[in-house]
């Protein structure tokens, strides 16, 4: 330099060829316990940034940022 891929909650990952963004762990509160852990219940919190298309975008598209792989 060229080509390909990835970015979603604090972490690891889902989301059917566009139609209500979700699970586990973690955090917080409660129940239980002499105390703690475990277990159970509730709760908190999210689409990398900026545009475009669309009634509707995590998904399609343009540019940018970061990371990974391949070629030279």
């Nucleotide at each position: 330099a060229a080509g390909g891929g990835a970015a979603u909650a604090g972490u690891u990952u889902a989301a059917u060829u566009g139609g209500u963004a979700a699970a586990a762990c973690a955090g917080u509160a409660g129940u239980c316990u002499c105390c703690a852990a475990a277990a159970c219940u509730a709760u908190c919190g999210u689409u990398c940034g900026a545009g475009g298309u669309u009634c509707a975008a995590g998904u399609c598209u343009u540019c940018g940022u970061u990371c990974c792989c391949u070629u030279g």
RNAcentral holds the sequence, with entries from ENA. This is a predicted structure of a 72-nucleotide RNA (transfer RNA) from Teleaulax amphioxeia. Rfam family: tRNA. From the family's description: Transfer RNA (tRNA) molecules are approximately 80 nucleotides in length. By type it is a transfer RNA. The organism belongs to Teleaulax, within Eukaryota.